[in-house]
RNA sequence: GGCCCUAUCGUCUAUUGGUUAGGACGCUGCCCUUUCAAGGCGGAAAGCGGGGUUCGACUCCCCGUAGGGCCA
Numbered sequence: 001g002g003c004c005c006u007a008u009c010g011u012c013u014a015u016u017g018g019u020u021a022g023g024a025c026g027c028u029g030c031c032c033u034u035u036c037a038a039g040g041c042g043g044a045a046a047g048c049g050g051g052g053u054u055c056g057a058c059u060c061c062c063c064g065u066a067g068g069g070c071c072a
Stems, first nucleotide, its partner, number of pairs: 001071007010025004018055001027043005048064005
C1' cells in the first nucleotide's frame, strides 16, 4: 500500500427497515435476615463520527476513525 471483517449500557452480548433497543454480569433502591451473604421485586445505564437512500435507519450505501485478519 491492497483486500476482508468488526464497532450497541461499565463489561459481554441479542436485535436481518416500523421494538419502550432485550438479556447476563456489574452498579443501585426496597423486601427478607439480629447483621452480612444468598434469595425476591424494582431502578439507572448504550447504537463510533459525518453524509446519503427511505414515509421510516442500530439495521442498507458512501467517506472517515478505531480495532482485528490476510497478502505485498
Molecule: transfer RNA
Organism: Minisyncoccota bacterium